The RNA shown here (c-di-GMP-I riboswitch aptamer) has 103 nucleotides and comes from a Candidatus Omnitrophota bacterium. Of the family's consensus pairs, 94% are formed in the model. Its Rfam family is "c-di-GMP-I riboswitch aptamer". From the family's description: GEMM was predicted in a large-scale screen for bacterial structured RNA regulatory elements. Its family is annotated with cyclic-di-GMP binding in the Gene Ontology.

C1' cells in the first nucleotide's frame, strides 16, 4: 500500500435512561449508565430531519372593506412555503485520519 471483515484478541466509543449545569429551543458539555458500533473518530461539503425567529422580501392560504361585479383592487392573519439564523456526525452520500485479523 490494496481489498475484505465470518470468527479471534487487546484495547476504544457510549443510545435510551437519571443526575447537574448552558441555551428561548432543537440539542451541547460533565458524571453514573449500555442498546449498540470498525470509523458510533474528525469534518455541517451535499441531501435529510429537527428548532428558533422576523414578515423587512416572495409565493399561497383565508379575510375586513371597496365595487355593477373581487382570481384581479385592497385591509389583515399568532396562517402555510421558500428565504434568514442554528441543531443532529449514533440518518444516507461526500472528504480527512485510523485499530485488530485475513489474503
Nucleotide at each position: 500500500u490494496u481489498a475484505a471483515g465470518a470468527a479471534a484478541a487487546a484495547g476504544c466509543c457510549a443510545a435510551a435512561c437519571c443526575u447537574a449545569u448552558c441555551g428561548u429551543a432543537a440539542g451541547g458539555u460533565a458524571g453514573g449508565g449500555a442498546c449498540g458500533g470498525a470509523a458510533a473518530a474528525c469534518u455541517g461539503c451535499g441531501g435529510g430531519u429537527c428548532u428558533c425567529g422576523u414578515u423587512a422580501u416572495c409565493a399561497c392560504u383565508c379575510u375586513a372593506g371597496u365595487u355593477a361585479a373581487a382570481u384581479u383592487c385592497g385591509u389583515g392573519a399568532u396562517g402555510u412555503g421558500a428565504g434568514g439564523a442554528g441543531a443532529c456526525g449514533g440518518c444516507c452520500g461526500g472528504g480527512u485520519u485510523g485499530c485488530c485479523u485475513u489474503a